[in-house]
Molecule: Glycine riboswitch aptamer
Organism: Qipengyuania marisflavi
RNA sequence: GUGGACGAGCGGGAGAGCCCGCCGGCUUCACAGCCGGAGGCGCCGAAGGAGCAACCGCCCCGGAAACUCUCAGGCCAAUGGACCGCUCGGCUGC
Numbered sequence: 001g002u003g004g005a006c007g008a009g010c011g012g013g014a015g016a017g018c019c020c021g022c023c024g025g026c027u028u029c030a031c032a033g034c035c036g037g038a039g040g041c042g043c044c045g046a047a048g049g050a051g052c053a054a055c056c057g058c059c060c061c062g063g064a065a066a067c068u069c070u071c072a073g074g075c076c077a078a079u080g081g082a083c084c085g086c087u088c089g090g091c092u093g094c
Base pairs, nucleotide, nucleotide: 001094002093003092004091006089007088008087009086010085011084012083017041019040020039022037023036024035025034026033042075043074044073048071049069050068051067055063056062057061
């Protein structure tokens, strides 16, 4: 100087009902409305998890996806978010 994986920071980052009634609270003369909670059905896939497998390897066996399943997670926003880009840090190869 350059490459690799890892960690940190910043930026970008999709999809799917703000549906139904119930309970509690706020508010109101009342109705309506708003917030929270658990439930029901419907739905989404890009935390995680699991499955098959192209492929790969040191080929006994193992590693394996953005595919598949939705256990988990999610379905206004927020949060989260695989992945991508830049910067920095130490480790390591040339």